[in-house]
RNA sequence: UUAGAAAAGGGCAAACCACUCGAAAGGGUGGGGCGCAAAGCCACUGGCCUAAAUCAUAAAGGACAAGGCGGCAGGGUUGCCUAAC
Numbered sequence: 001u002u003a004g005a006a007a008a009g010g011g012c013a014a015a016c017c018a019c020u021c022g023a024a025a026g027g028g029u030g031g032g033g034c035g036c037a038a039a040g041c042c043a044c045u046g047g048c049c050u051a052a053a054u055c056a057u058a059a060a061g062g063a064c065a066a067g068g069c070g071g072c073a074g075g076g077u078u079g080c081c082u083a084a085c
Base pairs, nucleotide, nucleotide: 001084002083003082004081011036012035016031017030018029019028020027021026034071040077041076042075044074045073046072047069048068049067050066054063055062
């Protein structure tokens, strides 16, 4: 530098359940374990979700400040082990 077939020491933790925060999406803690070689970190670009409030509306429904998803793609950044060069 490239790669992750096999191995070792370990790491993380989906669904679901309990408690809890939130209007919601969703988050936190504990249990749990589907998976993961960055499933470490950063909402920078795209994408997706929510939208109480606000705007508009006869209503259905709509727009949007804002919030969320990194276990959606890209980008940035740091790093363990093994193999090859």

c-di-GMP-I-GGC riboswitch aptamer from a Deltaproteobacteria bacterium, 85 nucleotides, folded computationally. It was read from a public genome assembly, where an Rfam model found it.